This is a predicted structure of a 344-nucleotide part of an RNA (small-subunit ribosomal RNA, central domain) from an uncultured Bacteroidota bacterium.

Context: one part of a larger RNA
RNA sequence: UUGGGUUUAAAGGGUCCGUAGGCGGUUUAAUAAGUCAGUGGUGAAAUCUGGUCGCUCAACGAUCAAACGGCCAUUGAUACUGUUAGACUUGAAUUAUUGUGAAGUAACUAGAAUAUGUAGUGUAGCGGUGAAAUGCUUAGAUAUUACAUGGAAUACCAAUUGCGAAGGCAGGUUACUAACAAUAUAUUGACGCUGAUGGACGAAAGCGUGGGGAGCGAACAGGAUUAGAUACCCUGGUAGUCCACGCCGUAAACGAUGGAUACUAGCUGUUGGGAGCAAUCUCAGUGGCUAAGCGAAAGUGAUAAGUAUCCCACCUGGGGAGUACGAACGCAAGUUUGAAACUC
Numbered sequence: 001u002u003g004g005g006u007u008u009a010a011a012g013g014g015u016c017c018g019u020a021g022g023c024g025g026u027u028u029a030a031u032a033a034g035u036c037a038g039u040g041g042u043g044a045a046a047u048c049u050g051g052u053c054g055c056u057c058a059a060c061g062a063u064c065a066a067a068c069g070g071c072c073a074u075u076g077a078u079a080c081u082g083u084u085a086g087a088c089u090u091g092a093a094u095u096a097u098u099g100u101g102a103a104g105u106a107a108c109u110a111g112a113a114u115a116u117g118u119a120g121u122g123u124a125g126c127g128g129u130g131a132a133a134u135g136c137u138u139a140g141a142u143a144u145u146a147c148a149u150g151g152a153a154u155a156c157c158a159a160u161u162g163c164g165a166a167g168g169c170a171g172g173u174u175a176c177u178a179a180c181a182a183u184a185u186a187u188u189g190a191c192g193c194u195g196a197u198g199g200a201c202g203a204a205a206g207c208g209u210g211g212g213g214a215g216c217g218a219a220c221a222g223g224a225u226u227a228g229a230u231a232c233c234c235u236g237g238u239a240g241u242c243c244a245c246g247c248c249g250u251a252a253a254c255g256a257u258g259g260a261u262a263c264u265a266g267c268u269g270u271u272g273g274g275a276g277c278a279a280u281c282u283c284a285g286u287g288g289c290u291a292a293g294c295g296a297a298a299g300u301g302a303u304a305a306g307u308a309u310c311c312c313a314c315c316u317g318g319g320g321a322g323u324a325c326g327a328a329c330g331c332a333a334g335u336u337u338g339a340a341a342c343u344c
Base pairs, nucleotide, nucleotide: 003316004315005314006313007298008297012312014201015200016199017198021194022193023192025088026087027086028085029084030083031082033081034080035077036076037075038074039073040072041071042070049065050064051063052062053061054060091191092188093187094186095184096183097182098181099180100179103177104176105175106174107173108172109171110154115149116148117147118146119145120144121143125136126135162169163168206247207246208245209244210243211242215241216240220236221235222234223233258311259310260309261308262307263306266289267288268287269286270285271284272283273282274281275280293300294299317344318343319342326337327336328335329334
């Protein structure tokens, strides 16, 4: 490389958009590029393969044949693919109607709780633990009542619930956006699928500038524990956590399962539509159990890991190593790409 693979053994890109490319619905006609058939030419010799023969055999040599998998020209075939012209509606999209949701952005706002401040009541403890101590407290704490300030998060509802491409999204209201589903079959008429390079988004932590800072809390300090205790426990506590703008671009970014389409027994929940008086049926999601099948097994099983097709990404023994070097990006941290010697 071919082959074989990618839930868990090595292996699905974090997600989407999309360029080139690859692949592509039904039907009519033309064409004959691919494809198929015939004929002609060429495909030097040697080599290779087979037959026969010559050196005593063999190597070696001679001769004949085949082959030289190819290319060119020409004559035909037209199912499939391509191209051109036309038609279609079931794929795709648009429109209308009815709905859905923690989808997004911005502004405003609510109540509970923690903390702090002021004032009142009140007096000796509070706090914390396995037990303690550090800590707070007669300059009046803890507790309790009233008022005020400030920041962050939204109990119950709440659910294998819902929405979003993923990351993710949860008090309420408003504004502006986006999406999805069903129904109608009204419109366009293959406009589709995938997608190298590329672009956008992308938890937490971290970085830059300026704010903010209640609670929590890396680092740090103290108290304990212990043989020690740079920990687990306790008292404090700075960055950070929050906001705005700009970077970073990674995660067990997980369903450890790429996307699209079609097909293949059932049973039972649930969310949102539609039809129906109802029983029930049906479409789109989201769960559980299973048939066939698949699988090394665990399991999976219409939300496939089944049966097939198309496109992309990735894997090829362990370590060395996601390291070195080079390059690109970044303020940095570092990220992306990514070896070899050697060794088992």